[in-house]
């Protein structure tokens, strides 16, 4: 020179996880805003009751191969750099967890959660339409 790693700030990304306030020796806290569950009527079901059933989340389903849990579809989900929609193409994702025998939808109420994880000098010279900002 280079290449890696940590670390600080900047900018962006998945996700609901974001700002404010207070109190600060500790502990306990409160609002706003965004996400989740529970639960009447009325509608729905009319059947199960270990073959258990159910939440969260895109994470469902069909084949195919199997020493080796990989391979394909179909769907549903993400990113491509001002922003939101659609289309196209590219490229990636289809997890993990929880309740605990119980939950259909559901106004009133009732109660949780605000995590954690990742990229960065390169962008898809894409279309269309509407925003918003500059000049």
């Nucleotide at each position: 020179u280079a290449c890696a790693a940590u670390c600080a700030u900047g900018c962006g990304c998945c996700g609901a996880a974001u700002c404010c306030c207070a109190c600060g020796a500790a502990g306990c806290g409160g609002g706003a805003g965004c996400g989740g569950g529970g639960a009447a009527a009325c509608c729905a079901a009319u059947u199960a009751a270990u073959u258990g059933g159910g939440g969260u989340g895109a994470a469902g389903u069909u084949c195919c191969u199997u020493u080796c849990c990989g391979g394909a579809g179909c769907g549903c989900g993400g990113u491509g750099u001002c922003c939101u929609u659609u289309u196209c193409c590219a490229c990636c994702g289809u997890a993990a967890c929880c309740c605990g025998u119980c939950a259909g939808c559901u106004a009133a109420c009732c109660u949780c959660g605000c995590a954690g994880g990742c990229g960065c000098g390169g962008c898809g010279u894409a279309a269309a339409a509407g925003g918003c900002g500059a000049a």
A computed fold for a 135-nucleotide RNA from a bacterium, annotated as c-di-AMP riboswitch aptamer (ydaO/yuaA leader). The prediction has a mean pLDDT of 79.